[in-house]
Molecule: c-di-AMP riboswitch aptamer (ydaO/yuaA leader)
Organism: Dehalococcoidia bacterium
RNA sequence: GUUGAGAGAGUGCCGAAUCCCUCUUGGGAACGGGGGAACCACGACUUCCUGGGGUGAAUCUCGCCUGAGGCGAGUAGGGUAGCCUUUCAACCCGAACCCGACAGCUAACCUCGGAGGCAGCGGAAGGACUCGAC
Numbered sequence: 001g002u003u004g005a006g007a008g009a010g011u012g013c014c015g016a017a018u019c020c021c022u023c024u025u026g027g028g029a030a031c032g033g034g035g036g037a038a039c040c041a042c043g044a045c046u047u048c049c050u051g052g053g054g055u056g057a058a059u060c061u062c063g064c065c066u067g068a069g070g071c072g073a074g075u076a077g078g079g080u081a082g083c084c085u086u087u088c089a090a091c092c093c094g095a096a097c098c099c100g101a102c103a104g105c106u107a108a109c110c111u112c113g114g115a116g117g118c119a120g121c122g123g124a125a126g127g128a129c130u131c132g133a134c
Stems, first nucleotide, its partner, number of pairs: 001134006011119004018029004031113005040104001051102001052099004060074006077093004083127006
């Protein structure tokens, strides 16, 4: 350089949520969130009928059950395997919680999280890497 393959081993997915030290149960790091000037932006917000805001993909519309609430059909949006991107197909999600009258952006600075829950190997193109052959 050409060509074939994604083999063997490592099991993976959603999510920021994994790792190290200590064994005093605390400390720290990767990663992630919030508050917070100037400039810029906004020209309003609240009391009413509980306003406004945050994390997150998880918003919105219609219908049914008398209502609280629940259910159904869609929908903005989101996820799906050797790695990354794009695309087609199929499948799935489209929640929950928090602040407490209060927050635009935002350098310095301040502060918080660093959980939990799950289970599948369809196709194509390009790129990188790896392995084999020449």